[in-house]
RNA sequence: CGGGGCGUGGCGUAGUUUGGUAGCGCGCUUGCAUGGGGUGCAAGAGGUCCCGAGUUCAAAUCUCGGCGCCCCGA
Numbered sequence: 001c002g003g004g005g006c007g008u009g010g011c012g013u014a015g016u017u018u019g020g021u022a023g024c025g026c027g028c029u030u031g032c033a034u035g036g037g038g039u040g041c042a043a044g045a046g047g048u049c050c051c052g053a054g055u056u057c058a059a060a061u062c063u064c065g066g067c068g069c070c071c072c073g074a
Base pairs, nucleotide, nucleotide: 001073002072003071004070005069006068007067010026011025012024013023020057028044029043030042031041032040033039050066051065052064053063054062
């Protein structure tokens, strides 16, 4: 320098194909059960979906530019 992949709550990850309520597991908070812990059950908080712009009634998803990480080639 060229090509490809990835970026989504604290952590891991689905959703992108076919644009239409952002979900799951672990963790966290509260309550119940226990003498307490573990554990089980119920409820809840936590996301400007890497950044910016565009298209659209509507963008995590499509288009363009940028940033970071990984892989391949030179």